[in-house]
RNA sequence: UGCUCAUCCAGAGGGGUGGAGGGACCGGCCCUGCGAAGCCCCGGCAACCAUCUCAGCAUGCGACACUCGCGACCCGCGAGGCGGCUGAGGCAGGUGCCAACUCCGGCCUGGGGUCAGAUCGGCCGCCCAGGACAGAUGAGGG
Numbered sequence: 001u002g003c004u005c006a007u008c009c010a011g012a013g014g015g016g017u018g019g020a021g022g023g024a025c026c027g028g029c030c031c032u033g034c035g036a037a038g039c040c041c042c043g044g045c046a047a048c049c050a051u052c053u054c055a056g057c058a059u060g061c062g063a064c065a066c067u068c069g070c071g072a073c074c075c076g077c078g079a080g081g082c083g084g085c086u087g088a089g090g091c092a093g094g095u096g097c098c099a100a101c102u103c104c105g106g107c108c109u110g111g112g113g114u115c116a117g118a119u120c121g122g123c124c125g126c127c128c129a130g131g132a133c134a135g136a137u138g139a140g141g142g
Base pairs, nucleotide, nucleotide: 003140004139005138006137007136008135013042014041015040016039017038021031022030023029025106026105027104028103043098044097045096048094049093051090052089053088054087055086056085057084060082061081066080067079068078069077070076071075102134107131108130109129110128111127112126113123114122115121
């Protein structure tokens, strides 16, 4: 860099440095010399991955050695091991994040509104809902 999957109406900011931009793109609308981006320090939020505990479900692998239970008497059965899925909780190691719902819209569909007017159309930067696209973050494999 591109692919797959999950999530995106919750939450959480101070200081220093710096000196004009920032909110991915486009449009809108915002933030910003009462100091933007970037960088550094400290703090915080959350819980994707990792890790730990408990419960449930489904079954696979390994060993038939050990432990336990039952039957039984040196044998049989079941459980204990490791792995999978789901749910709940703990921790904070790897990331991430700390204006505005991913700030809103962009494309499509449905409902409503409105304009024109008689068959279906226009607007849709008018409203509501749903779904795509794009983007961000994480995880995985290439």